[in-house]
The part of an RNA shown here (large-subunit ribosomal RNA, domain II) has 694 nucleotides and comes from an activated sludge metagenome. Model confidence (mean pLDDT): 86 of 100.
Context: one part of a larger RNA
RNA sequence: GCCGGCGAGUUACGGUGGCUGGCAAGGUUAAGUGCUUAAGGCAUGGAGCCGUAGGGAAACCGAGUCUGAAUAGGGCGCAUAGUCAGUCAUCGUAGACCCGAAACCAGGUGAUCUACCCAUGGCCAGGGUGAAGUGGGGAUAAAACCCCAUGGAGGCCCGAACCGGUGUAGGUUGAAAACUGCUCGGAUGAGCUGUGGGUAGGGGUGAAAGGCCAAUCAAACCUGGAGAUAGCUGGUUCUCCCCGAAAUAGCUUUAGGGCUAGCCUCCGGUAGGAGGAGAGGGGGUAGAGCACUGAAUGGGCUAGGGGGCUAACCCGCCUACCAAACCCAACCAAACUCCGAAUACCUCUCCUUAAUGCCGGGGAGUCAGACUGCGAAGGAUAAGCUCCGUGGUCGAAAGGGAAACAGCCCAGACCGUCAGCUAAGGCCCCCAAACGUGGACUAAGUGGUAAAGGUAGUGACCUUGCUGAGACAGCCAGGAGGUUGGCUUAGAAGCAGCCAUCCUUUAAAAAGUGCGUAAUAGCUUACUGGUCUAGCGAUGUUGCGCCGAAAAAUUUUCGGGGCUCAAGUCCACUGCCGAAGCUACGGAUUCCAGAAUUUAGUUUCUAUCUUCUGGGAUGGUAGGGGAGCGUUGGGUAAGCCAGAGAAGCGGGACCGGAAGGACCCGUGGAGGUAUCCCAAGUGAGAAUGCCGGC
Numbered sequence: 001g002c003c004g005g006c007g008a009g010u011u012a013c014g015g016u017g018g019c020u021g022g023c024a025a026g027g028u029u030a031a032g033u034g035c036u037u038a039a040g041g042c043a044u045g046g047a048g049c050c051g052u053a054g055g056g057a058a059a060c061c062g063a064g065u066c067u068g069a070a071u072a073g074g075g076c077g078c079a080u081a082g083u084c085a086g087u088c089a090u091c092g093u094a095g096a097c098c099c100g101a102a103a104c105c106a107g108g109u110g111a112u113c114u115a116c117c118c119a120u121g122g123c124c125a126g127g128g129u130g131a132a133g134u135g136g137g138g139a140u141a142a143a144a145c146c147c148c149a150u151g152g153a154g155g156c157c158c159g160a161a162c163c164g165g166u167g168u169a170g171g172u173u174g175a176a177a178a179c180u181g182c183u184c185g186g187a188u189g190a191g192c193u194g195u196g197g198g199u200a201g202g203g204g205u206g207a208a209a210g211g212c213c214a215a216u217c218a219a220a221c222c223u224g225g226a227g228a229u230a231g232c233u234g235g236u237u238c239u240c241c242c243c244g245a246a247a248u249a250g251c252u253u254u255a256g257g258g259c260u261a262g263c264c265u266c267c268g269g270u271a272g273g274a275g276g277a278g279a280g281g282g283g284g285u286a287g288a289g290c291a292c293u294g295a296a297u298g299g300g301c302u303a304g305g306g307g308g309c310u311a312a313c314c315c316g317c318c319u320a321c322c323a324a325a326c327c328c329a330a331c332c333a334a335a336c337u338c339c340g341a342a343u344a345c346c347u348c349u350c351c352u353u354a355a356u357g358c359c360g361g362g363g364a365g366u367c368a369g370a371c372u373g374c375g376a377a378g379g380a381u382a383a384g385c386u387c388c389g390u391g392g393u394c395g396a397a398a399g400g401g402a403a404a405c406a407g408c409c410c411a412g413a414c415c416g417u418c419a420g421c422u423a424a425g426g427c428c429c430c431c432a433a434a435c436g437u438g439g440a441c442u443a444a445g446u447g448g449u450a451a452a453g454g455u456a457g458u459g460a461c462c463u464u465g466c467u468g469a470g471a472c473a474g475c476c477a478g479g480a481g482g483u484u485g486g487c488u489u490a491g492a493a494g495c496a497g498c499c500a501u502c503c504u505u506u507a508a509a510a511a512g513u514g515c516g517u518a519a520u521a522g523c524u525u526a527c528u529g530g531u532c533u534a535g536c537g538a539u540g541u542u543g544c545g546c547c548g549a550a551a552a553a554u555u556u557u558c559g560g561g562g563c564u565c566a567a568g569u570c571c572a573c574u575g576c577c578g579a580a581g582c583u584a585c586g587g588a589u590u591c592c593a594g595a596a597u598u599u600a601g602u603u604u605c606u607a608u609c610u611u612c613u614g615g616g617a618u619g620g621u622a623g624g625g626g627a628g629c630g631u632u633g634g635g636u637a638a639g640c641c642a643g644a645g646a647a648g649c650g651g652g653a654c655c656g657g658a659a660g661g662a663c664c665c666g667u668g669g670a671g672g673u674a675u676c677c678c679a680a681g682u683g684a685g686a687a688u689g690c691c692g693g694c
Stems, first nucleotide, its partner, number of pairs: 001694006011094013026050003032044005054061002064076004097235002100232001104225006115199009124189001126158003129154001133150006162186003167182004201217001203213003238628006248261005262366002264363007273353009287339001288337002293333002297329004302323001304322002306319004369394007377386002399410003414587004419583003425577003428561003434574001436573006447563001453547003457544005463538004474531005480504003485499003510525001514523002588618009599607003629683001631680005639673003648667005654661002
C1' cells in the first nucleotide's frame, strides 16, 4: 500500500411538542399482595400525581381578586379539557456521536545507567627539568651573599597504559538508537578505577549545562482517580422524493465560541402578498446656487495699519504696500442652502397574477464570505487593498462563450431521442457555420500591450493668404554707398556688449538672419531681376496610423497556422452555425383545477382510495420534511421449502425509479424461511482508524 473483518447520536430518568390509542370533569395507579403455563402474564392495591379557580408577600377573599380613600382606572384571572400509555422529534442530567492531548492528583517502584558522598582495595612504561634542605670551598668582624657537589620538590615538562573527546572525513533505512579512521587534551593529581553502602520525584544530586536520577527529565517510571477536560483537528456507514439558507444586527474576558433576532423547513390557523396604472403624502440627496455660515480671485470705493514727504506743536499731503466694511465681475464647500430633482418609501382606488403575506408552535443551520457593475469613505481620485450602501453571480450552478480561467457575458440541467429554432459568441484551416454583399479607411502585421510629448505618414472637412500683371521650389545674377554709425574696448569693421537704427544710389539690398576672424577678410540670409511654368502656402477640426518603445529566465503580449481592395478597422445589409435555453415526440414524480370511483364520519359536506383530462413545477451545500430498500433476532411457524440438495460461494444477455429482487447453471453438503407485525450491537472508503493476511 491493497484486500478482509471490526469501527461512531446509545441507554436510563425527567421536560417540551407532534402523531396514534384508551377514558373523560375527570384520568391514572406506585411499592406491595394474590394467582399463574413463572426473567413473563392476569388480578388486586387509590397511597400518590396531574386536572377541575383564581388573585394576593400574606392574613384573606373568591368568578373574581390585588393595588387603592374609591362602587375610578389598571394588573392577573373567569365565559371549561384534561389525563394515561405507546411512538417519533428535541432539550436537560448522566462519559451522552466516536477517537485524540500537553497536563493535575494519589499510592507505589527505581541510584545494577548516571550525579555526589561514605567505607575498603587497586593502577599510573619510560624520559626530562632540578625547588627547599644538606656538605665542601670562597667571602664577612659575624652574617648576608657567591661557587661546586649532594638532594629529589612540583594541581612542573615530553610521552604509553588509563581517562578524555579538539578538528576533520566517513557513517545518517549506520557495523553502531552516538560509532569508525586520522588528528587532538590530561596522564603524581581537584587523577583514574574495583567492590560494598547512602541520598527519591517539587524530591535527590549538581566545580551550574536546567545537567543527571536505567536509550525517558523545566519535574522519572508504574498503577489508579479516568471514558479528566479539549469553545480545537479528524472521522461519522443504504436509497429515492419535496423545499432550501447564512457568512448580518445587538450583547458577550467576545472576536475561528456562544445567546436572541434575521434568513430555511415542517405542522396548525388566519386572510392577506406581489406587479402595473392613477391619486395623495413627507423629504433635502444628485444637480445647482451664493440669500446665510465659511473659503476665495481681480477691480472699484474707503476705515485702520505700514512707508515716504513736510513737520517735529498739533495739523497736513502722497502711496503700482497690507487691508475691514461696502459695490461690480467671476468662483468653491461632507459637517453652507434662496432652491431642488430622478429614484426610493408610506397610504388609498382600480387592473393583473396558482402567489405568497401574517400569527402560533416543533426542528435547524448560519455569525471567516468572494469577485463584479453603480454610489461613497479610508488609501496615493494605489492594490487581486480595506470598509459601508445598492444590484448581480459564485458560494450551493452543471451547460455555451471568454484559448485555458469559482465571482465576467449568455443561460438555470426531472429522464430519453442519430428531430427543429435560437442566445452570448462566431462563420479561411485547426473548428460547426460566408475566403458573404455594398461603401470607406489602414501599410503600421497597426490589428495582436502603455503615457506625457512629438509627427511635411495618410484620408475627410472648415477658414484664410499668394498666383498667367507669372506665384511656390530650384537654377543664373545682384545683394551697393555715407560707414570701420556712436559708445565701449587692446581690438569691436552688420554679427562680445550698450545706445540709436538715419540718409543716399536703386529693380533690390537690414546701421544686418546665421556661419566665420584676434580684429579685418570670406560664405550666407532677408530683399530684387532673369529663367521656368501651374498651382503654391498658413491656421484650425477630425478618422486611421508613426515615434516615444533598449529588459530578463520559451520564438510566449493574435489560442496556433496563417491573414493586407483582409481572414484588420468603421458604416450598412443578407444568410448560416451555435447551449443541458425554447420547440417537437415519449416517459416519471408531484401540486392545482375538473370529472368518475372506494371507504369512513355524516346525510350541507369533509377526509380518503383508485383512475382520467388540462395546466404548473421538479439545479442544489449547511439544513428541515416525506417515502422506502436491505441486515440480525423474535412472533406468525409442530406451518412452508429442503439429500429429487438448505445456507454460503462462483457465473449469467432477466425485473424494478433507487436502495435492491427473481430465475437458471455450477459449487457446496444441512439447514433455510413467505406474509404481516415486533425489537435492534442494523448498512463503511476515508478517522496519519483497530486487528489479520499478502